[in-house]
RNA sequence: ACGCAGGGCGUCUAGGGUUCCGACCGUCGAAAGCGACGGUGUCUGGUCCGAGAGAUGCACUCCGGGAACAUCAACCCGGAGCCACGGCGGGCCAAAAUCCCGGGAGAU
Numbered sequence: 001a002c003g004c005a006g007g008g009c010g011u012c013u014a015g016g017g018u019u020c021c022g023a024c025c026g027u028c029g030a031a032a033g034c035g036a037c038g039g040u041g042u043c044u045g046g047u048c049c050g051a052g053a054g055a056u057g058c059a060c061u062c063c064g065g066g067a068a069c070a071u072c073a074a075c076c077c078g079g080a081g082c083c084a085c086g087g088c089g090g091g092c093c094a095a096a097a098u099c100c101c102g103g104g105a106g107a108u
Stems, first nucleotide, its partner, number of pairs: 008058005015049002020046002022043001023040007060081007083103001085106001089101003
């Protein structure tokens, strides 16, 4: 300097906002009940979004062994899959975010 690999998906959580539900406030419908409209996420909540550096499961890769076997492939068992500081800004959806740009820029 170049190449390959460091990878995928599901479930959940930290977290996130406010489309829907609910809650609260106001107005109208004579009143209650109920309904409609508007407002509030500095409303605990339900739906919803949701982690490279969080958890977990599945598959996957590699190593060893078993079994099989002309050879390859496939099957079973065990093991390994480490480390990881990180903007600004922009983007998606209703909106925001540890989501995406991004194991980026940068730092060591």
This is a predicted structure of a 108-nucleotide RNA (Guanidine-I riboswitch aptamer) from Pelagibius litoralis.
Model confidence (mean pLDDT): 80 of 100.